[in-house]
Predicted 3D model of a 62-nucleotide RNA (Fluoride riboswitch aptamer (crcB RNA motif)) from a Thermoleophilia bacterium. Its Rfam family is "Fluoride riboswitch aptamer (crcB RNA motif)". Gene Ontology terms of the family: response to fluoride and positive regulation of gene expression. The literature on the family includes a 2012 paper in Science by Baker et al., "Widespread genetic switches and toxicity resistance proteins for fluoride". The sequence was found by an Rfam model in a public genome assembly. The prediction has a mean pLDDT of 77.
RNA sequence: UGCGCUUCAGGCGAUGGAGUUCGCCGCAAGCGCCCUCGAGGGCUGAUGACUCCUAAUCGGUC
Numbered sequence: 001u002g003c004g005c006u007u008c009a010g011g012c013g014a015u016g017g018a019g020u021u022c023g024c025c026g027c028a029a030g031c032g033c034c035c036u037c038g039a040g041g042g043c044u045g046a047u048g049a050c051u052c053c054u055a056a057u058c059g060g061u062c
Base pairs, nucleotide, nucleotide: 010025011024012023013022016053017052018051019050020049021048032043033042034041035040
C1' cells in the first nucleotide's frame, strides 16, 4: 500500500414524529402494486410489524 474477514459508530425497510421489536446494508440497503409493446389507465397504505401522536379524508354528536 492492496485484498479479504470480523467488530464498532451509523444507515435503510413507497409521504411526518416517538417507543418496542424484526430484517437488511455498511457507499450499499432503499426509491409501492396491477394491466399494457408503448402511450396510457387502475388500486392500497402516513407502520417492515405493534402501539401512540400529528397531518389528510369521510361520517356522527355538541